[in-house]
RNA sequence: GGACUCGUAGCUCAGCGGUAGAGCGCUUCGUUGACAUCGAAGAGGUCAGAGGUUCGAUACCUCUCGGGUCCA
Numbered sequence: 001g002g003a004c005u006c007g008u009a010g011c012u013c014a015g016c017g018g019u020a021g022a023g024c025g026c027u028u029c030g031u032u033g034a035c036a037u038c039g040a041a042g043a044g045g046u047c048a049g050a051g052g053u054u055c056g057a058u059a060c061c062u063c064u065c066g067g068g069u070c071c072a
Stems, first nucleotide, its partner, number of pairs: 001071007010024004018055001026042005048064005
């Protein structure tokens, strides 16, 4: 320098055009003598950034940034 791939909650990941979810973690409540387990409720997201396409973009296109793999 070139090719491919990934970037979504604190962590691991779903979501493949119709306004974002799960598990674990965190907070509160219940249960217990207490802790754990279990049950219920809740908080937490400029979907890496910018532009474009579209009635509508996390998802499609382009560029940029960052991680990984391969080639030179």
Transfer RNA from a Candidatus Woesebacteria bacterium, 72 nucleotides, folded computationally. It matches the Rfam family "tRNA". Rfam links the family to the GO term triplet codon-amino acid adaptor activity. Rfam classes the family as a transfer RNA. The prediction has a mean pLDDT of 83. Lineage of the source: Bacteria > Bacteria candidate phyla > Candidatus Woeseibacteriota.